[in-house]
Context: one part of a larger RNA
RNA sequence: UCCGGCGAGUUAUACCUGUCGUGCGAGCUUAACCCGAUAAUAGGGGGAGGCGUAGGGAAACCGAGUGUUAAUAGCGCGAAUAGUACGAUAGGAUAGACCCGAAGCCAAGUGAUCUAACCCUGGACAGGGUGAAACCAACUUAACCGUUGGUGGAGGCCCGAAGCGUUGACUGUUGAAAAAGUCCUGCAUGAGCUGGGGUUAGGGGCGAAAGGCCAAUCUAACUUGGUGAUAGCUGGUUUUCCUCGAAAUAGUUUUAGGGCUAGCCUUGUAAUUUAAAGAAGAGAGGUAGAGCACUGGAUAGAGUAGGGCCCUUACCGGGGUUCCAAAUUUAACCAAACUCCGAAUUCUUUUCCGUACAUUACAGGAGUCAGAAAGUGAGGGCUAAGCUUCAUUUUCAAAAGGGAAACAGCCCAGACCGUCAGUUAAGGUCCCUAAAUUCAUGCUAAGUGGUUAAGGAUGUGAGAGUACAAAGACAGCUAGGAGGUUGGCUUAGAAGCAGCCACCCUUUAAAGAGUGCGUAACAGCUCACUAGUCAAGUAUUCCUGCGCCGAAAAUACACGGGGCUCAAGCAUGAUACCGAAUCUGCGGAUUCAUUGGUUCUUAGGAACCUUUGAGUGGUAGAGGAACGUUCUGUUGUAGGUUGAAGGCAUACCGAAAGGAAUGCUGGACGAAGCAGAAGUGAGGAUGUCGGA
Numbered sequence: 001u002c003c004g005g006c007g008a009g010u011u012a013u014a015c016c017u018g019u020c021g022u023g024c025g026a027g028c029u030u031a032a033c034c035c036g037a038u039a040a041u042a043g044g045g046g047g048a049g050g051c052g053u054a055g056g057g058a059a060a061c062c063g064a065g066u067g068u069u070a071a072u073a074g075c076g077c078g079a080a081u082a083g084u085a086c087g088a089u090a091g092g093a094u095a096g097a098c099c100c101g102a103a104g105c106c107a108a109g110u111g112a113u114c115u116a117a118c119c120c121u122g123g124a125c126a127g128g129g130u131g132a133a134a135c136c137a138a139c140u141u142a143a144c145c146g147u148u149g150g151u152g153g154a155g156g157c158c159c160g161a162a163g164c165g166u167u168g169a170c171u172g173u174u175g176a177a178a179a180a181g182u183c184c185u186g187c188a189u190g191a192g193c194u195g196g197g198g199u200u201a202g203g204g205g206c207g208a209a210a211g212g213c214c215a216a217u218c219u220a221a222c223u224u225g226g227u228g229a230u231a232g233c234u235g236g237u238u239u240u241c242c243u244c245g246a247a248a249u250a251g252u253u254u255u256a257g258g259g260c261u262a263g264c265c266u267u268g269u270a271a272u273u274u275a276a277a278g279a280a281g282a283g284a285g286g287u288a289g290a291g292c293a294c295u296g297g298a299u300a301g302a303g304u305a306g307g308g309c310c311c312u313u314a315c316c317g318g319g320g321u322u323c324c325a326a327a328u329u330u331a332a333c334c335a336a337a338c339u340c341c342g343a344a345u346u347c348u349u350u351u352c353c354g355u356a357c358a359u360u361a362c363a364g365g366a367g368u369c370a371g372a373a374a375g376u377g378a379g380g381g382c383u384a385a386g387c388u389u390c391a392u393u394u395u396c397a398a399a400a401g402g403g404a405a406a407c408a409g410c411c412c413a414g415a416c417c418g419u420c421a422g423u424u425a426a427g428g429u430c431c432c433u434a435a436a437u438u439c440a441u442g443c444u445a446a447g448u449g450g451u452u453a454a455g456g457a458u459g460u461g462a463g464a465g466u467a468c469a470a471a472g473a474c475a476g477c478u479a480g481g482a483g484g485u486u487g488g489c490u491u492a493g494a495a496g497c498a499g500c501c502a503c504c505c506u507u508u509a510a511a512g513a514g515u516g517c518g519u520a521a522c523a524g525c526u527c528a529c530u531a532g533u534c535a536a537g538u539a540u541u542c543c544u545g546c547g548c549c550g551a552a553a554a555u556a557c558a559c560g561g562g563g564c565u566c567a568a569g570c571a572u573g574a575u576a577c578c579g580a581a582u583c584u585g586c587g588g589a590u591u592c593a594u595u596g597g598u599u600c601u602u603a604g605g606a607a608c609c610u611u612u613g614a615g616u617g618g619u620a621g622a623g624g625a626a627c628g629u630u631c632u633g634u635u636g637u638a639g640g641u642u643g644a645a646g647g648c649a650u651a652c653c654g655a656a657a658g659g660a661a662u663g664c665u666g667g668a669c670g671a672a673g674c675a676g677a678a679g680u681g682a683g684g685a686u687g688u689c690g691g692a
């Protein structure tokens, strides 16, 4: 991992609240217990008690009323009757209460054959080295002291086997081993090592102390019990079909991943035409926008106090000012916490319309309280986030189908079933790939299309303007581009051309006291300007369509691919076609409502056939109807060795769970129908047991 078996809403109660059924009914009902054909039931008795029939008040008490009160003023709660017992069922309460799952807490016991410490009694420690005290001798000293030599053999001394340990590395890591192997390494006469026997026990021991060790278990051992501890947490929870179908919000909570009440869903009963949407009317409001009348902000001008500066002045004061600048004023502005104004939408309400499986009330049952994205309006943030918090709409959640290459939340569209029919939506129509190589007019040359900005550019199309131009423009070519003069100043020099000042006059078709290059300064080249030649448009500005650059990332790519250029790109217009589970046609099923009929009936209604209409996606969840399994009654009945149950196979039947039939196998049991009762349905629980 697979296969097979087992495996989770049960049971109890004089309990509570509904619903359905049955009995009786102003009543209903027994409990214990007793009697009792009987295997057990059954049946009979038993009215003690319970619920109901009257309420109100704290009570006295009164009573269809009563309480409050001074009050029969008002108000509160009542009064015009239906209950009760049992059964079934749903929910609740109390119990383990759908199942499995802690870490833990407490009690009683069992453990020191591991290990910690201690006690008793034993054992072992090759060899080598060092050479303490003390003693002896000699020397020495007045004597001690001292020196030398020897003897001696101390030590938590040294080296190093056994023994005990384990510093580092490598190996091992489903190991040879639930801590080891190899090499290196520490101690090795001691606070040392070790055998045997014994002692200390769980909030306790022992501990040269690490929370270490106490049998591979220790921040409180193990075993059993309390025990099915508790688990607002995780996981799992077993057949089918039909109807409806949520929520991820508010308030509150030692509350925030849990509850409770409301909201939203469902079922039943009742009510009524009340709901939504729409029209008309009447109202609410201060947003968008706008505005500056208030509150503030803020720009320029005018403008007077005030201030600065200057002049004058012993003081007082006076004068000037192209400076700053309130108030005031003119013009133009800004605001979530400004408003003289002010929409659209929205909300309330009246009337009309509107008949939906809509609304309202009561009663039973829920689930939901982590939401997500997109569009729009805002706050926070960086006008960041697949960010966060609100509002509002949609979708997903709980929605399949078509489109967007692929793609919960985008676009289209809501799947009852069948159909080898038709029509459309979004989106598409060269090929992959269903449908136009469709039509008309333009644009784009960048593969732009098929990534982005500031900024940049004789790209190109369309439009508008201005200037020049056949009295010849623009560009080119030819020629001129002069004189006073080297203007004055400055300067070593300054001659158009370092710099400063001025920038005149003359000759002219025209020519600057000079546009740039150049020289030390001149020179030289050139321009402005002019003529000729040529012959037709030239120059510039604005607005706009589509393009260009800006544009750097790791395999080739930033169209899904091929490939596409009067497109298969872009813009505008047109006509076809394709395209979904949409819609339509045909056939069928089912729910609700509805028309007519038949049968049955407890007389309420039910079943079946039929007409018409509206529906039939669905998670949590509510409601309904069924299938199957085991057992019980009918019943050991029908059936069964002319073959039961069980098994294998099959193209049959049913909307499904499922049900037959036949053949083979099997070899003795055993239905169907109608009722009843449950140890009643497995693929999931790191489920559990067995097997592979």
Stems, first nucleotide, its partner, number of pairs: 001692006011095003015092010027051003033045003055062002065077004098236002101233001105226006116200008125190001127159003130155001134151006163187003168183004202218001204214003239626006249262005263368002265365007273356001278352007289341001290339002295335003299331004306324002308321005371396010401412003416588004421584002427578003430562003436575001438574006449564001455549002459546003463542006476533005482506003487501003512527001516525002589616005596609005627681001629678006639669001646665005652659002
The part of an RNA shown here (large-subunit ribosomal RNA, domain II) has 692 nucleotides and comes from a sediment metagenome.
The coordinates come from a structure-prediction model, not an experiment, and the mean pLDDT is 84.
The RNAcentral record of the full RNA draws on SILVA.
Its Rfam family is "Bacterial large subunit ribosomal RNA".